Annotation:
This is a predicted structure of a 76-nucleotide RNA (c-di-GMP-I-GGC riboswitch aptamer) from a soil metagenome. The RNAcentral record of the sequence draws on MGnify. The model forms 95% of the base pairs in the Rfam consensus. Its mean pLDDT, the model's own confidence on a scale to 100, is 89.
RNA sequence: ACGACAAGGGCAAACCCGUCGUGAGGCGGGGGCGCAAAGCCAGGGGUCUUCGGGUGAAGACGGCCCAGCUGCCGAA
Repeated sequence: ACGACAAGGGCAAACCCGUCGUGAGGCGGGGGCGCAAAGCCAGGGGUCUUCGGGUGAAGACGGCCCAGCUGCCGAA
């Protein structure tokens, strides 16, 4: 680099409950759609939220994509 009808495992969509936030959404519990990086990360895009008359600004999303950093196993 690659990704098995392998082994040991891991994570956890929608939805529900609680909680924080104007909100997108975050956190905890349940739940399991899926994931070989569905680990970390807001640098570049993109989508979303808030404010604004507008140029825009601030924020959210890493399970939208690209990039960066790190990691289990070892068949083909």